[in-house]
RNA sequence: AGAGUUUGAUCCUGGCUCAGAACUAACGCUGGCGGCGUGCCUAUUACAUGCAAGUCGAGCGAGAAAGUCCGCAAGGAUGAGUAAAGCGGCGCACGGGUGAGUAACACGUGAGUAAUCUGCCCUUUGAUUCGGAACAACACUGCCAACGCGGUGCUAAUUCCGGAUACGAUCCCGAAAAGACAUCUUUUUGGGAUGAAAGGCUCCGGUCGUCAAAGGAUGAACUCGCGUCCUAUUAGCUAGUUGGCGGGGUAACGGCCCACCAAGGCUACGAUGGGUAGCCGACUUGAGAGAGUGAUCGGCCACAUUGGGACUGAGAUACGGCCCAGACUCCUAAGGGAGGCAGCAGUAGGGAAUCUUGCGCAAUGGGCGAAAGCCUGACGCAGCAACGCCGCGUGGAGGAUGACGUUCUUCGGAAUGUAAACUCCUGUCGAGAAGGAAGAAACGCCGAUUGGUCGGCCUGGCGGUACUUCUUGAGGAAGCCCCGGCUAACUUCGUGCCAGCAGCCGCGGUAAUACGAGGGGGGCAAGUGUUGUUCGGAUUUACUGGGUGUAAAGGGAGCACAGGCGGUCUUGCAAGUCAGAGGUGAAAAACUUGUGCUUAACGCAGGUCUUGCCUUUGAUACUGCUUGACUUGAAUGUCGAAGAGGGUAACGGAAUUCCAGGUGUAGCGGUGGAAUGCGUAGAUAUCUGGAAGGACACCAGUUGCGAAGGCGGUUACCUGGUCGAACAUUGACGCUCAGGCUCGAAAGCCGGGGGAGCAAACAGGAUUAGAUACCCUGGUAGUCCCGGCCCUAAACGAUGGACACUAGGUGUUGAGGGAGUUAACCCCCUCAGUGCCGCAGCUAACGCAAUAAGUGUCCCACCUGGGGAGUACGCUCGCAAGAGUGAAACUCAAAGGAAUUGACGGGGGCCCGCACAAGCGGUGGAGCAUGUGGUUCAAUUCGACGCAACGCGAAGAACCUUACCUGGGCUUGACAUGGGGAGGCCAUUCCAAGAGAUUGGAACUUCUGUAGCAAUACAGACCUCCUACACAGGUGCUGCAUGGCUGUCGUCAGCUCGUGUCGUGAGAUAUUGGGUUAAGUCCCGCAACGAGCGCAACCCUUGUCCCUAGUUGCCAUCAGGUUAAGCUGGGCACUCUAAGGAGACCGCCUCGAAUAACGGGGAGGAUGGUGGGGAUGACGUCAAGUCAUCAUGGCCCUUACGUCCAGGGCUACACACGUGCUACAAUGGUCUGAACAGUGGGUCGCAAUCCCGCAAGGGGGAGCUAAUCCUCAAAUCAGAUCUCAGUCCGGAUUGGAGUCUGCAACUCGACUCCAUGAAGCUGGAAUCGCUAGUAAUCGCGGAUCAGAACGCCGCGGUGAAUACGUUCCCGGGCCUUGUACACACCGCCCGUCAAGCCAUGGAAGCCGAAGGUACCCAAAACCGCAUUGUCUAACCCGCAAGG
Repeated sequence: AGAGUUUGAUCCUGGCUCAGAACUAACGCUGGCGGCGUGCCUAUUACAUGCAAGUCGAGCGAGAAAGUCCGCAAGGAUGAGUAAAGCGGCGCACGGGUGAGUAACACGUGAGUAAUCUGCCCUUUGAUUCGGAACAACACUGCCAACGCGGUGCUAAUUCCGGAUACGAUCCCGAAAAGACAUCUUUUUGGGAUGAAAGGCUCCGGUCGUCAAAGGAUGAACUCGCGUCCUAUUAGCUAGUUGGCGGGGUAACGGCCCACCAAGGCUACGAUGGGUAGCCGACUUGAGAGAGUGAUCGGCCACAUUGGGACUGAGAUACGGCCCAGACUCCUAAGGGAGGCAGCAGUAGGGAAUCUUGCGCAAUGGGCGAAAGCCUGACGCAGCAACGCCGCGUGGAGGAUGACGUUCUUCGGAAUGUAAACUCCUGUCGAGAAGGAAGAAACGCCGAUUGGUCGGCCUGGCGGUACUUCUUGAGGAAGCCCCGGCUAACUUCGUGCCAGCAGCCGCGGUAAUACGAGGGGGGCAAGUGUUGUUCGGAUUUACUGGGUGUAAAGGGAGCACAGGCGGUCUUGCAAGUCAGAGGUGAAAAACUUGUGCUUAACGCAGGUCUUGCCUUUGAUACUGCUUGACUUGAAUGUCGAAGAGGGUAACGGAAUUCCAGGUGUAGCGGUGGAAUGCGUAGAUAUCUGGAAGGACACCAGUUGCGAAGGCGGUUACCUGGUCGAACAUUGACGCUCAGGCUCGAAAGCCGGGGGAGCAAACAGGAUUAGAUACCCUGGUAGUCCCGGCCCUAAACGAUGGACACUAGGUGUUGAGGGAGUUAACCCCCUCAGUGCCGCAGCUAACGCAAUAAGUGUCCCACCUGGGGAGUACGCUCGCAAGAGUGAAACUCAAAGGAAUUGACGGGGGCCCGCACAAGCGGUGGAGCAUGUGGUUCAAUUCGACGCAACGCGAAGAACCUUACCUGGGCUUGACAUGGGGAGGCCAUUCCAAGAGAUUGGAACUUCUGUAGCAAUACAGACCUCCUACACAGGUGCUGCAUGGCUGUCGUCAGCUCGUGUCGUGAGAUAUUGGGUUAAGUCCCGCAACGAGCGCAACCCUUGUCCCUAGUUGCCAUCAGGUUAAGCUGGGCACUCUAAGGAGACCGCCUCGAAUAACGGGGAGGAUGGUGGGGAUGACGUCAAGUCAUCAUGGCCCUUACGUCCAGGGCUACACACGUGCUACAAUGGUCUGAACAGUGGGUCGCAAUCCCGCAAGGGGGAGCUAAUCCUCAAAUCAGAUCUCAGUCCGGAUUGGAGUCUGCAACUCGACUCCAUGAAGCUGGAAUCGCUAGUAAUCGCGGAUCAGAACGCCGCGGUGAAUACGUUCCCGGGCCUUGUACACACCGCCCGUCAAGCCAUGGAAGCCGAAGGUACCCAAAACCGCAUUGUCUAACCCGCAAGG
């Protein structure tokens, strides 16, 4: 310090999420030790039990018992003046707990009290006198279950009372002085009145008390300034309310309370109401400013079962006091009583969750006491809890055949890993043993001392703890989370959108680094993860430090009070501001310097800090207030100017409709086309006359005016604003503006008019699948006028107002000036408007750019993710419609802006293609062939599915093929490699069984080398068998795991790279533009310059010629020869063959074009503008096709999903589709005769002449390993016949007879002959091919192949028609435009409905709770009044008695 996430990519806006730190935490897994801390955040819920406040005999009276001792006993002594109780004093208001209430002088901070009190303590002064009385205890006695309550009698005091005395105390009457802030205060002084007391102990020295007064200290009380949460969907609140006078009351001021008087007081600087909350020092976080919090520790406040009340007291409205009421619990004899853990422990309950019914007063502190001492759950310690922080350990060194195991593997190895084992060590912690603290010194006592003081003694809960030493022995001590990115860390298996994960993005649908497990790795470590909360990151509320043209955001506009801000010079003040000094800002914390526990955490000491508040002194630039002045801001006056500025009234012409009349006749009107409608009752058209209402053509213009909305015929009147010129006047009078007021298009509403045209609603006609629309015919509100409402708009420049400054250029409106002798035009300049272009600058970009979105100042309004929603509720306004104000729950991870590249458009421009058009011939109808779907079947094997599957894989299924089905067999296998053993087989021939595979038998019977004559032996090779295992095998799955190959867009002209330049960037440029081309082909231009893959060319073939060569080809000439024939000699001229070359390049001419590229025409030429054809297929697209050509990862089968065999099937058949063949006939059929090719193939072959058969074919076999032999070309031509018919067309189908191939033609071949002679007479919607040697038509050949083409691949013969043209259909290319698409229009996306699920609302009513208001009942206590009785010391009245 940032990161992830919106997009195909980019920049921006903007939200969400993460990494950090911190917890009074909790939960999961795990857990060795120690130190220091911390530990009910929830029910201020209820509490069993114990303890938490007593003490004083040196204030007072009274006063046991047990036990012990003595004694025979009675009794005595001791216990003991002790315990317990009482009177009295002090304490119990401290200490400890909790945070319910409280938005308040509660708290914080700083002041004030001249408006106050203060026990104990300290200082000072004085005093401490004389009397009296009562009540407990106690004794006797009564009631009562208990708690407890009486009656009678006695008694003490530091209890109570009276008297005396008394100051500087209080009060009253005076005098003087000083001070101050209104009431006043202080000091001095005269007189009068009033008010005290308590004694105890004593060593008799004293000491502790008591009273009065003054002062101090401490504590408390009250008042004030400032600060202190959210809400305006809470805007008005207040009758003791605000003030006064007089009283009462209090320690004291005060409406604190009362009587009377006045009518005030608070509030937009937020009263009142509602919600929430103890406040602070501080704590957490943060760079800071801030934000959040208010545990532990400390200060203050409040509370003590709930509510109320007073008493006592120095102090309380009192946690462990009292009284009353309520709720609850307990006891009871039923009449009554008792109680209050938010003290320490502990229990129940609640909850995710929070400890021991411990030890001790040894220390510190507190109460009482003269003291010893007693009390002290304050406190000091211990216990429990990884709850937090800090520290330590779980070992160290060496150790490679890199062991075993495990995991992975390309099977070679790699990793775990010096890790382990093993060797040598160490001794923290733990365990055992021994020693063993500091914290303790005061008080007190003893002693010394004149005194200040000194010495000694006593006292330890923690604790036999810390610590030290010894022994022991690597022994007892490691886990948790994570490993897709953010974010450090990767592999295997399992799973298969399942199970699951997930903080965000997102993983999982058979190869998951994201799920689960293993291995490995990373992080932290006695912990580690998760959850929750806070701050941070978030400049995402922006003071520091944001924005508002289009992302959320400028109010519709103006006027204007409050408020904010404000020109130049000057006087004074000193409020703001600045500086110095003083006070305060508690301690702790924090920071820092030291220091103490072995270190650290922790503690202690010093310093800093505490950014604040108050007081005071000074400064006066700026702001403010104040004095005086100024003119430039603002305003007024004078003279001019323009204008659809506003209001009222009058007038005008054109048009429309209607009415009347004339002419006139059949239509008019309307549309894409129609119809509804109008019209023979006379329309439309046309002419004349009349009526009505509304709007104002041309002028008219990014012209004018107005604040905006808005304003448009002419004239008159009334009236607002603006501008220019030159002077004069006032003298800052200004700018902005919450609330407020006014204006505010259209539509709408109310009342009254008006109503020609237009026209929501409505009606009809069309369109359409529908058409509640668009189009048409009608038509009512309304539109118009008057009056009153409404108050909203994309009320937009989506841009608030004012002022100042910051290059220019060019239009235009109004006014003025200069020059031009005058005028007009033109030119230059100034001011005010209104446009365009453009620099700097700004902007995310687009863009803005003196009319700013630039640079600054001032004021106002508004924004803070999308949806929910401008909705709900509340309130205000409105006649209503509705308007204004304006949420939340819930939900999503985005929503959005600008720009980029593509794709798309029933957007545009340019261009191309048998794309259309123009033509020719087909398909779709028939029969048949073939493929496919479907169906069927034991099986009908599989694949291919728009173009780009369907005569496709298949260049050829009777068996085989064959992958399918049925049945029969085999299991190291039909096939490959390896080990061991046996053998010489195998093959071939024959026989038998069987459907065959197979099985059995017979015959036959190895090779090479060495040794040997040989038999034979050894070795090797080959083959077979047996055996066991590795393995073989799979046309089983995945073409969405793949390679290779292929299709398609498309032979379309495109696709890219380097450098440069432009842009924040994606990207752009180049590649766009002007031309041109078949072409990104070429030329020119250009911030581009070059290059690559494509295009073209190079290659093959064909078309002309030349050269070479001349057999198997050819035959012009010569010769021979035949019925005929290059048949023969001969020749190589020609044709031809096949090798090489020439030729075509817009080369030449002309015209056009930019004298370019190029194009048009022409000449020559066999060929003319890439001559024709082929091969050749850029970057890529379609997860296109193929695991069944082949190869291959993974998965699956292994006596079977392998393999062998027989038979069957792939050939089925209601049907549908594709591709073809043959036809429907006369441009034809049939017959007879005659003519002309080329590509190719052939020895397992092609086969001639000849013979046989009607024919298929058979017999036979010359020739040919081929320019040599074999292979009738057909359409065509000539002649004849048929004469328009289901035919002499057509040939399906069927019957019969055959031929050929082949082990074998039944399922299921082709062909021939005889017979049969179906549909079909040119084919609906629709649709295909083709632009020249093409279409059409005719035959021929070949591959495959035993046989089996109407298919496929080739070959030649005959040989057309048409193209005006590019509007339209389809496909494509380039440029441009829009886009909310990017899986890219087969896109995206809106609403209803259906089903399921979730949440919520309404509902006749019913039940409960809380609060408010009104009224009723009403306790204790306190105050008061009245009355009665009794007592009475003080007190009051009275001379007294007495009252």